The prediction has a mean pLDDT of 81. This is a predicted structure of a 72-nucleotide RNA (transfer RNA) from Candidatus Endomicrobiellum neotermitis. The sequence was found in a public genome assembly. It matches the Rfam family "tRNA". From the family's description: Transfer RNA (tRNA) molecules are approximately 80 nucleotides in length. The source organism's lineage runs through Bacteria, Elusimicrobiota, Endomicrobiales, Endomicrobiaceae and Candidatus Endomicrobiellum.
[in-house]
RNA sequence: UCCGACGUAGCUCAAUGGUAGAGCGAUCGGCUGUUAACCGAUUGGUUGUUGGUUCGAGUCCAGCCGUCGGAG
Numbered sequence: 001u002c003c004g005a006c007g008u009a010g011c012u013c014a015a016u017g018g019u020a021g022a023g024c025g026a027u028c029g030g031c032u033g034u035u036a037a038c039c040g041a042u043u044g045g046u047u048g049u050u051g052g053u054u055c056g057a058g059u060c061c062a063g064c065c066g067u068c069g070g071a072g
Stems, first nucleotide, its partner, number of pairs: 001071007010024004018055001025043006048064005
C1' cells in the first nucleotide's frame, strides 16, 4: 500500500428494512443462625463516526476511525 471480517447495555452475544432484546453483572427485597445458592423486582443503549438511499436504517450503499486476519 492492497484485500477481507468485525464494531449494538459494564461483559458475552441476538435482532426479516417497521417501537433494539437475552444471558451474565450491578442495586434492592424475599428465603436463613450467617454466607453462598435459590426466588422476585429494579437497573440498563448517541447501535464506532459522517453522509447517502428509503415513507421508515442496527440492517442497504459510500467515506473516515478502531480491532483482527490475509497479500505484497